[in-house]
């Protein structure tokens, strides 16, 4: 130096003008409420996508079953999670590292085009043995070869994604875990390690038992529903209109259903009127700092501090100077004569993208800086 | 804000136990039919199944992520 690969931080900065929203203070306009001056204060790491969770609301302070959903190795952390953090196990990688819907296919059902003989306790196409016929050679009764017809047989060829462990011996007509000896896998037992997942080890047992559950489905756990346009209060206006339908034999209370609980008017279609105010709403799983505890997330105590709140929806530009980038000119220095490094001047550029009840997370979009650690080549 | 829904030929739909090749109606080209044109009849092309990653032997079809278009929502008697 180039390749890569974890973490972490940053989101230009100051000064002046103008502008906007939102608070507070002071004057004026009799007051709502507007005008004016002065101060404070104003987006993000993803404010997004709404994928997940949980806080808040209303409805039984959210109950029971069925039905649907949804998670899926272990421990642990958390308000909760599909999210974090450590471990296990698989797998990619030379590695540092990284990825993993990672439970169950020795419960049950199902699928596997096409190509192959055969696709699941399967199959005989070629090929290999055996027997029987037929014809042909040797030759003189057997051996060879060829057909044909029975039958054995999964080592070999071959088809496919995917063919019912591997490698040697025996064994046999030829062959097979058909047997043996050794690997490698699978299940039991028994022992040791570890909260566990798992690991390691004797030991049985020829057991070899394929793939797919992001196919139904088993199992162990979780899930009521709807959402801040929830929801609550003020106020205005209009034809409390017209049809239809349900009801204490229980309407409605947003669940899919049944129970349950309440207990009185309620739902749908036309038609009509207001588009206005206040609260919810930002002191909260908050922010920074320090200490302790723990590998680690992440808790616990102590400290300091309050930080946006629009409702046609502010949070924005213009100037100067500083910094970074990159392009040209100049000048000094080093040098392996390719270049390089220090200043000067003058031009360009600077990403994703914009709060809307708020929060933990995933994911997605995007400039840049540090720092560790991997590989691999130079060079002292 | 919030809550659904959908993207397949030029346009307008279909497409399920995931299986060789994705279909139809229309348009479009070309030839027939006609003195010539519309009809009519015969062939024909035309497709990232909006992208992107995963699950499978195999994805338009399962499952996640992205992007695009659409539809619904307020009070009040």
């Nucleotide at each position: 130096a180039a390749a890569g690969u974890g973490c972490u931080c940053c989101a230009g900065g100051c000064g002046u003008c103008c502008g906007c929203g939102c608070c507070c203070c002071g004057c004026c306009g009799c007051c709502u409420c507007g005008g004016c001056g002065g101060g404070g204060u104003g987006a993000g790491g993803a404010a997004a996508g709404u994928c997940c969770g949980g806080g808040c609301u209303c409805c039984a302070c959210a109950g029971a079953g069925c039905a649907g959903g949804g998670u899926g190795c272990u421990g642990g952390g958390u308000a909760a999670c599909a999210c974090c953090c450590a471990g296990g196990c698989g797998g990619a990688g030379u590695g540092a590292u990284c990825c993993g819907a990672c439970g169950g296919a020795a419960a049950g059902u199902g699928c596997a085009a096409c190509a192959g003989a055969g696709a699941g306790u399967a199959g005989a196409c070629c090929g290999c043995c055996c027997g029987g016929c037929g014809c042909g050679g040797c030759c003189u009764g057997g051996c060879c070869g060829c057909g044909c017809c029975g039958g054995g047989u999964a080592a070999g060829g071959g088809u496919g994604a995917a063919a019912c462990g591997g490698u040697g011996a025996g064994g046999u007509a030829a062959g097979a875990g058909c047997u043996c000896a050794c690997c490698a896998g699978u299940g039991g037992u028994u022992c040791g390690g570890g909260u566990g997942a798992c690991c390691g080890a004797a030991u049985c047992a020829g057991c070899u038992a394929g793939g797919c559950a992001a196919a139904c489905c088993c199992c162990a756990c979780c899930c009521g529903g709807a959402g801040c346009a929830a929801g609550a209060c003020c106020g205005a206006a209009u034809a409390g209109g017209g049809g239809g339908a349900a009801g204490a034999c229980g309407a409605g209370g947003u669940g899919g259903c049944u129970c349950g609980c309440u207990g009185a008017u309620u739902c749908c279609c036309c038609g009509g009127g207001u588009a206005g105010g206040u609260c919810g709403c930002g002191c909260g799983a908050g922010u920074c700092c320090g200490g302790c505890a723990g590998c680690g997330a992440u808790g616990c105590c102590g400290g300091a501090c309050c930080a946006a709140g629009a409702u046609g929806g502010a949070u924005g530009g213009g100037c100067g100077c500083c910094g970074c980038u990159u392009c040209g000119g100049g000048g000094c220095c080093c040098c392996u004569c390719g270049g390089g490094g220090c200043u000067c001047c003058g031009g360009a550029g600077a990403a994703c993208a914009g709060a809307a009840c708020g929060c933990g997370g995933c994911u997605u979009a995007u400039g840049g800086a540090g720092c560790g650690c991997u590989u691999u080549c130079c060079c002292u | 804000g919030g809550g659904c829904g959908g993207c397949u030929a030029g346009c307008u739909c279909a497409g399920u136990u995931g299986g060789u090749u994705a279909g139809a109606g229309u348009g479009c080209c070309u030839g027939c039919u006609c003195g010539a044109c519309a009809u009519g009849c015969a062939g024909g092309a035309g497709g990232u199944c909006a992208c992107a990653g995963g699950u499978u032997c195999g994805a338009u079809u399962c499952c996640c992520g992205u992007g695009c278009c659409g539809c619904c929502c307020a009070c009040c008697a």